Context: one part of a larger RNA
RNA sequence: CCCAGGCAAAGGAACUCUGCAAUUUACUACCGUAACUUCGGGAGAAGGUAGGCCCGCGAGAGCGGGUGGCACAAAAUAGGGACUAGCGACUGUUUACCAAAAACACAGGACUCUGCGAAACCGCAAGGUGACGUAUAGGGUCUGACGCCUGCCCGGUGCUGGAAGGUUAAAAGGAGAAGUCAGCCGCAAGGUAAAGCUUUGAAUUGAAGCCCCAGUAAACGGCGGCCGUAACUAUAACGGUCCUAAGGUAGCGAAAUUCCUUGUCGGGUAAGUUCCGACCUGCACGAAUGGCGUAACGACUGGUCCGCUGUCUCUGCCUGGCACUCA
Numbered sequence: 001c002c003c004a005g006g007c008a009a010a011g012g013a014a015c016u017c018u019g020c021a022a023u024u025u026a027c028u029a030c031c032g033u034a035a036c037u038u039c040g041g042g043a044g045a046a047g048g049u050a051g052g053c054c055c056g057c058g059a060g061a062g063c064g065g066g067u068g069g070c071a072c073a074a075a076a077u078a079g080g081g082a083c084u085a086g087c088g089a090c091u092g093u094u095u096a097c098c099a100a101a102a103a104c105a106c107a108g109g110a111c112u113c114u115g116c117g118a119a120a121c122c123g124c125a126a127g128g129u130g131a132c133g134u135a136u137a138g139g140g141u142c143u144g145a146c147g148c149c150u151g152c153c154c155g156g157u158g159c160u161g162g163a164a165g166g167u168u169a170a171a172a173g174g175a176g177a178a179g180u181c182a183g184c185c186g187c188a189a190g191g192u193a194a195a196g197c198u199u200u201g202a203a204u205u206g207a208a209g210c211c212c213c214a215g216u217a218a219a220c221g222g223c224g225g226c227c228g229u230a231a232c233u234a235u236a237a238c239g240g241u242c243c244u245a246a247g248g249u250a251g252c253g254a255a256a257u258u259c260c261u262u263g264u265c266g267g268g269u270a271a272g273u274u275c276c277g278a279c280c281u282g283c284a285c286g287a288a289u290g291g292c293g294u295a296a297c298g299a300c301u302g303g304u305c306c307g308c309u310g311u312c313u314c315u316g317c318c319u320g321g322c323a324c325u326c327a
Base pairs, nucleotide, nucleotide: 002321003320004319005318006317007316008315010313011312014311019308027051028050029049030048031047036041038145052067053066054065055064056063057062068072080306081305082304083303084302085301086300087298088297092104093103108143109142110141111140112139113138114137120129121128122127146293147292148291149290151223152222153221156220157219158216159215160214161213162212165211166210167209171205172204176200177199178198179197180196183192184191185190224242225241226240227239228238251285252282263279264278265277266276267275
């Protein structure tokens, strides 16, 4: 030096990605306690006062008097607090050994399948789970308390229904064709050729599926462009035009989403790329891949303040230990 502790003048976050770490606070009784709220909470809110021992009285709680100390919850144990925003409702769960979270789960919501030898799943099967259950049940998928809500598009893909027409497998069918061959013709080479056998084989008939016709988005998904226009300017309620299945509704919006961007304005600071409130020009929010709010909750993530401090200005000293030096 380092490690584990202890103390510190003045200042008090100036440290730093960040008050990380370490302080502060801490118990009991009494007083007192805001916004907000789902009326349960918030709440130990916050903030304050008291606390030893002795005597008297009292059943006790306690009351009155006295008295010592720097200090009376005298050691140990033992919440720092407030405001604000984001996300997730909550208690829970998770990466055994780098992540505890805004991720997973959750109650609640919705769609869908399943009539019981159920669907779904394991198994070659027998058999089993589902379930000794029966649609107020069971399986799958999505969403995720609660409040207010959840718009438009079925053209594509999927699913469900339909069955007239088109296409179509095996199979049925067998028109025809080829080989062989007795016979016949021929001097011969060869030609021709019935039945049979063998090999092929057209038409025609042939299911589901696909094509086709509908339905369906809390199914997968999708939700436009250009030009002009008002008596300052600007803007465009209005008009024109092209395209589409339909052109993004409510709500929210520089956002866990905003590139330009430290957008602009306001607040907070002496000074604020963060933060809060607005604006809307949404590069590229948006409604159960849910939208917007929300009391309570959180070892979650931003911002601010009070208290407090060796985090720092800026270090010092002390205790123990490792190491090192000497003997």